[in-house]
Context: one part of a larger RNA
């Protein structure tokens, strides 16, 4: 250290957890939302009407979009965010500095103007047909904030003319005139909410340039759209980006080209520093979404859970034909020394849609597993010498050591266990009351909402009770004796130990060092 392995293991907090096969994936979930845009009514609830039963209340059946709502459908917005991975790429990819007199920007904010008239369809529903299925075909009919036409229009766009300012100049900006072109949609009982156009802002993006940016010369020449010009095509915009023509340029020992390797950065590790190594987690940028290519829609994509084609693979089939893409979250197989749950909740934060209530959200917040790491706590404290027994050792009637260690006495109760209480994270939206206000709205009061969690935390109870290992002891290097073995068995990071008195092998006693860890291996400084 994103570690692994061996032995061992009490608790808590915070973090981290496929470094290998960008290998293949069963199953579930991960992007929806709006009925205050629309026609409608499959299902649910209510009402009305009709019929049947009943004296009646009522029950049952049918009809009806009438109401609440709402499956599917048309329409709008979102789906280009959020989440994952590091394949490719040595490049304006990234970092930094600057630029665009060469650009776009949905939603949002501010300002201004407009918000007229009409039309043709289509899905759904209904009818018919084909197909195993996926799905498809035909007919009839209908709506819209879907689509189309007309009208109106500028501080818009384009062309032309005139003037002013700036600039060496091509030119740029502004003012003005004419002509041409370009827009709209409604919902609502009322407040109000929308729609269109334009300008400015904000935000997000696009493009360009200087410098920086790994290794190899056992890679020395490379390049024909190549380098430049002119004209065009194309784009939001510049440009050989693309095309026709013209010129022959352009890069290169300050390393071109080729080959290899690699996502880049903020940072991280180490070090006195200079450096060296790395780029897990978190944050910014880039690239990719089974392999390759392509465009459509759109403000934005050449689009992970959209489309088309080719390819490999997997699955279904009635053999005619179809379906699929976890480098989202879990999970499976495989690979590997090695890396977790097919968990809970939208309570908070954030996002999409909606006037709102709210719905959705494997983003997120939490919980589960793992000593993987860091930090903290505990495994008791004080007293206690017949220096007990036992073990080990010795110069063996004895002594030394284990050792205040134990026993024993007196305390404490963290932690664990049990019982009881029990949060912060929540303030808002909405609703309601009040004040100001024409209203919107603002402010104040009330009420509502917790996955985690009966968790953290607090209190009480009893009892030392529930809790220590690992490596080493020849020198480097802190720590020594006995027994066994006899160049055997073995050790070992280096020097080296072992061939009969081994502090170096194996065991024991003792000791040293760290400690819920300790060693080994791998890697970096």
């Nucleotide at each position: 250290u994103g570690a692994a392995c061996g032995c061992u293991a009490g608790c808590g907090g915070c973090a981290g957890g496929c470094u290998u096969a960008a290998u293949a994936c069963a199953u579930g979930c991960a992007a929806g939302u709006c009925g205050a845009g629309g026609g409608g009514c499959a299902g649910c609830a209510g009402g009305a009407c009709u019929g049947u039963a009943g004296c009646a209340a009522u029950a049952c059946a049918g009809u009806u979009g009438c109401u609440g709502g709402c499956g599917a459908c048309c329409g709008g917005c979102a789906a280009a965010c959020g989440g994952g991975u590091g394949c490719g790429g040595a490049a304006c990819a990234c970092g930094u500095a600057c630029g665009c007199a060469a650009c776009c920007u949905a939603c949002c904010c501010a300002u201004a103007a407009c918000u007229g008239a009409g039309g043709a369809a289509u899905a759904g529903c209904c009818c018919g047909g084909g197909g195993a299925a996926a799905c498809c075909c035909g007919g009839a009919u209908u709506a819209a904030u879907a689509c189309c036409u007309c009208g109106u229009a500028a501080c818009a766009u384009a062309a032309u003319g005139a003037g002013a300012u700036g600039g060496c100049a091509u030119c740029a900006u502004c003012u003005u005139a004419u002509u041409a072109u370009u827009a709209u949609a409604g919902a609502u009982c009322c407040g109000u909410c929308g729609g269109u156009u334009a300008u400015g802002g904000a935000u997000g993006g696009g493009c360009g340039u200087g410098c920086g940016c790994c290794u190899g010369a056992u890679u020395a020449g490379g390049u024909a759209g190549u380098u430049g010009g002119c004209g065009g095509a194309g784009u939001a915009a510049u440009a050989g980006c693309c095309c026709a023509c013209c010129a022959a340029g352009c890069c290169u020992a300050c390393g071109a080209u080729c080959a290899g390797u690699a996502a880049c950065u903020g940072g991280u590790g180490u070090g006195a520093g200079a450096g060296c190594a790395c780029g897990a987690c978190c944050a910014g940028u880039c690239a990719c979404a089974c392999g390759g290519g392509c465009a459509c829609u759109g403000a934005g994509a050449c689009a992970c859970g959209g489309g088309c084609c080719c390819g490999a693979c997997u699955c279904c089939u009635a053999c005619g034909g179809g379906a699929g893409g976890c480098a989202g979250c879990a999970g499976u197989a495989a690979g590997g020394a090695a890396u977790a749950u097919u968990g809970g909740u939208c309570a908070a934060u954030g996002g999409a849609c909606g006037c709102a209530a709210g719905u959705c959200u494997g983003a997120a917040c939490c919980a589960g597993c793992c000593a993987u790491g860091c930090c903290g706590c505990g495994u008791g404290a004080a007293g206690g010498a017949u220096g007990a027994a036992g073990g080990u050792c010795c110069u063996c009637u004895g002594g030394a050591u284990u050792g205040u260690a134990a026993a024993c006495u007196u305390c404490u109760u963290u932690u664990a266990u049990a019982u009881g209480g029990g949060a912060c994270g929540a303030a808002a939206c909405c609703c309601u009351c009040g004040u100001u206000u024409u209203c919107u709205a603002a402010c104040g009061g009330g009420a509502u909402u917790g996955a985690c969690g009966g968790u953290a935390c607090c209190a009480u109870a009893g009892g030392a009770a529930u809790a220590a290992g690992c490596a080493c002891c020849g020198g480097c290097u802190a720590a020594c004796u006995c027994c066994g073995u006899g160049c055997c068995a073995g050790c070992a990071g280096c020097c080296g130990c072992g061939g009969u008195a081994a502090u170096a092998c194996g065991g024991a006693g003792g000791g040293u060092g760290c400690a819920a860890g300790c060693g080994u291996u791998a890697u970096c400084c």
Model confidence (mean pLDDT): 85 of 100. A computed fold for a 525-nucleotide part of an RNA from an uncultured bacterium, annotated as small-subunit ribosomal RNA, 5' domain.